Description
Model confidence (mean pLDDT): 75 of 100. A computed fold for a 286-nucleotide RNA from a Planctomycetota bacterium, annotated as Bacterial large signal recognition particle RNA. It matches the Rfam family "Bacterial large signal recognition particle RNA". The family's RNA type in Rfam is non-coding RNA gene. Gene Ontology terms of the family: signal recognition particle, plasma membrane targeting and SRP-dependent cotranslational protein targeting to membrane, signal sequence recognition. Rfam's curators write: The signal recognition particle (SRP) is a universally conserved ribonucleoprotein involved in the co-translational targeting of proteins to membranes. The source organism's lineage runs through Bacteria, Pseudomonadati and Planctomycetota.
Formats: sequence, structure tokens, C1' cells
RNA sequence: CCGUGCUAGGUGGGGCGCUAGCGGUGCCCUGAGUUCCGGCUUGCCGGGAUGACCCGCAAUCCGCUAUAGCGGGACCGAAUUCCCCGCCGAGGGUGGUUCGCGUCAGGAUCACCUGCCGUACGAACGGUGUUGAAGGCUGGGUCCUCUGCAACGCUGAGCCGUGAACCUGGUCAGGUCCGGAAGGAAGCAGCCAUAAGCGAGUUUCCAGCGUGUGCCGGAGGGUCGCCUGGCUGGAGCCGUUUGGUACGUCAGGCCCGGGCGCGACCGUUCGACGUGGGGUGCGCGG
Repeated sequence: CCGUGCUAGGUGGGGCGCUAGCGGUGCCCUGAGUUCCGGCUUGCCGGGAUGACCCGCAAUCCGCUAUAGCGGGACCGAAUUCCCCGCCGAGGGUGGUUCGCGUCAGGAUCACCUGCCGUACGAACGGUGUUGAAGGCUGGGUCCUCUGCAACGCUGAGCCGUGAACCUGGUCAGGUCCGGAAGGAAGCAGCCAUAAGCGAGUUUCCAGCGUGUGCCGGAGGGUCGCCUGGCUGGAGCCGUUUGGUACGUCAGGCCCGGGCGCGACCGUUCGACGUGGGGUGCGCGG
């Protein structure tokens, strides 16, 4: 050096999270292999899906402890494949008195910007106005208090009806009593009348009280908000839309510092893929 059989080792790697720690399950990055689609220069390019031998275990976790997944099977095997170092760098973690954006609440402030609303000025349109606008003066109503009248209701009073076994009146049959008689007396029932009382009887008229009453009247007060009349006055008044200017209130921005989130930048850390270098056995035969 070649052949052959083994062994160590390997059959993805990394970040975050979890954990005292390690690995796995979880999320993310990478992408060996497989597969699909499209293009053309026909074996290359671009894009998509899946995700690294198989089985069992696992977030209410699973398995381990520096030899830090375990158990069972299959395959590769000393190098393209195992181990170590460097470079590159997808991506992740982390720091920043840096910058930007968003958001939250606070401060400050009308110097500036924006917006809502209001006022004034302007334009257009419509309505109204010389059958008299705005404005001014004045009367009345609407409002409050008192009161008259009416209406309604209640009560009283009047009237009507009813109304007493005896303790109301009149008349008192019968009967009773007195008397020799003539005659007389008291008097029940009945009848007539009446008192208190009773009536969900009545009121043309009377008195008192009351009212969610009134096309009613009187007196006083109050307000010019609304309605209305009169006098004066002599041309405006009202509404809608629109944009601008000015002023004012408010809110937001701008300004100040802060919290949170996202992104950029700078630093730090880990680092897949890729790439360069180095290292690693044993037996037998030639």
C1' cells in the first nucleotide's frame, strides 16, 4: 500500500423555552433525501409540499446526572460519512442616556398647525315686506294673589211622606167605676192628629262649605320670553347652502420628561448550511 473481518463511533444540526443541570417531547431557523408544478439551453434554473432508519415513552411532562435521553430492532463504519479547530454566516438571545413609528397616561402652552362649535363680515338660492321690514313707545292676553257670578257636589233649613201597646193629644164602641135615678168620671182597642226620630223623598226659592270646573266679570301685582292690537318709523328681515377672513371656547398635534410595543443602527453572545485545515484504531492474508 492492497484485500478481508471487526471495534470505537454514527444514522441530522442549531437557537429559544422548560430545568439545579443535561437530553428529548414543544416553538422557530437550517435543509440530507423524496415528491409535485413551471420554464427552457434536456439537465439545469425557479417555486411549492414533506422533513433526516423503525417501534415504545413524554408538559398535570419523559428519561437521565458530567459516560447526563432510556428500552428493543435494523443499517453504516475508520472516513465525503466519526472527532477537533478556524472562516463565513441563515437565524435566535441580550445590552444601548442612538434614531424613527405607534400607543398609554402626565406636564407645559396658545408662538405655530389641524379640527368641532359659536359670533361678526361676504356670496348664492328661497321666503317675506311700501296692502308697511327692523327699531322705538304703548294696551291686552299668557303667569301669580284676592274676589264676584255661574256650574257641580256635600251639609243644613224648608216642604212632603212616615212615625207612640202604656209613660202624647182629640174622639172614645164595648166593658169598668160613682149614683135610687137623671146623670157623671176615668179610659183600653179602633179612628184622626202630632213630638223626637227616620226617608238612596224633594228643592222654584234660602244658608254654609268645597272644587284638576268656566269662550264669564272685578281689583292688585309681575314679565317684556311668547302671542296679539294701536301709534310712530320708512326698507329691510328670516331661513338654507357654501367657502374665506377675523375673534373666542374646547380638543388634538407641535414642546418637555416617562411607561410599553415594533422597526432601524451600534455592540455582545450562541450559531445551522457551506468551506479550509488537522486528528482517530484492532485481527488475519498478500